[in-house]
Notes: Small-subunit ribosomal RNA, central domain from an uncultured rumen bacterium, 349 nucleotides, folded computationally. Its Rfam family is "Bacterial small subunit ribosomal RNA". The RNAcentral record of the full RNA draws on Greengenes. Model confidence (mean pLDDT): 88 of 100.

Context: one part of a larger RNA
């Protein structure tokens, strides 16, 4: 390379958009590149292959056949790939009606707690622990009141429950705006799938400039514990967490399960619509989109998956080949930087 793989044994790219490529819906018309056929010409000899001969066999040698499964010109065939016109709707979009939703920005507001500030009451303790100290406290503190200051985060609702490509989204109101459903069949007429490269997105930490700093809190400092205790636990506390702006591209970025389509028993929740019956504040029927459990058949080493598949096919794209060395080291690209990404071999079980 092939087979054969990729939930957990090595393997699905963190996510989208989308080039090139690849791959593709019905009907008919035409061409004939692919595909099939007839002719013709070439495929050199030798050599192998059959098969008949010649040296006493053989090995050697001659004769013949075949074959050489190719390419080159021509004559055909049109079902199927392609190309071409043309026509369709059922895949794809638009359109109108509707209703859900923490989908995204930015602006503005609430209420509770924390903490701190002033002032009131008031006295000796608080405050933490397994148990204690360090720390606060008579320069009036924990506690209460009442005012006032800021920063963060949004109990209850709340869900096995919603919404986004994913990261992720959750007090309220307001403007901007995105996508999805769902009824309908009015419009386009395959415009679709995927998807190397590219481009854009992306939690937490980390970086830069400039502001913020309530609370938590690496580092760091004390106080404990132990034989130490660079720690579990207390007291503090400094980057940072918060915002705008640019970096940074990594995470057990997970469903450890790549995208699309179709297809294959139920039963039960829950969610957004729609339809129909009825005795109609609601029940039963049923259908499309989601989200969940249980379960047949299949599949699977098992564990399990089981219409939301890990079943049954199809199409692309991505990745895997025994541990360890090593995501290291060397080159390159990015990057302030910390590092990323790409990624090896000696050797060695």
């Nucleotide at each position: 390379c092939u087979g054969g793989g990729u939930g957990u044994a090595a393997a699905g790219g963190g996510a989208g958009c989308g080039u090139a490529g690849a791959c593709g819906g019905u009907g008919u018309g035409c061409c004939a590149a692919g595909u099939c056929u007839g002719a013709u010409g070439u495929g050199a000899a030798a050599g192998g292959u059959g098969u008949g001969g010649g040296c006493u066999c053989a090995a050697c040698c001659c004769g013949c056949a075949a074959a050489c499964u190719g390419c080159a010109u021509u004559g055909g065939a049109a079902a199927c790939u392609g190309g071409u016109g043309u026509a369709c709707u059922u895949g794809a979009g638009u359109g109108u009606c509707g209703g859900a939703g923490a989908g995204g920005u930015a602006a503005g507001u609430g209420g509770a707690a924390u903490u701190c500030c002033u002032a009131g009451u008031g006295u000796a303790g608080c405050g933490g622990u397994g148990a204690a100290a360090u720390g606060c406290g008579u320069a009036g503190a924990u506690a209460u009141u009442a005012g006032g200051a800021g920063g963060a985060a949004c109990a209850c609702c709340a869900g096995c429950g919603g919404c986004g490509a994913a990261c992720g989204c959750g007090g309220c109101u307001u403007a901007c705006u995105g996508g999805a459903c769902g009824a309908u069949a009015a419009c386009u007429g395959a415009c679709g799938u995927u998807g190397a490269g590219g481009c854009u997105c992306g939690a937490a930490a980390g970086c830069g400039u400039g502001g913020g700093g309530a609370g938590c809190a690496a580092a760091c400092a004390g106080g404990a514990u132990u034989a130490g205790a660079u720690a579990c636990c207390c007291u503090g506390g400094u980057a940072g967490u918060c915002c705008a702006c640019g970096c940074c591209g990594u995470a057990a970025a997970c469903g450890a399960u790549g995208a699309a389509u179709a297809c294959u028993a139920g039963g039960u929740g829950u969610u957004g619509g729609g339809g129909a019956u009825c005795a109609a504040a609601g029940a039963u029927c049923u259908u499309c989109g989601g989200u969940g459990c249980c379960g047949c058949a299949g599949c699977a080493a098992a564990c399990g998956c089981a219409a939301u598949a890990a079943g049954u096919a199809u199409u692309c794209c991505a990745c895997g080949u025994g541990g360890g060395g090593a995501g290291u080291a060397c080159g390159u690209u990015c990057g302030c930087a910390a590092g990323a990404a790409u990624g090896a071999a000696a050797c060695u079980c």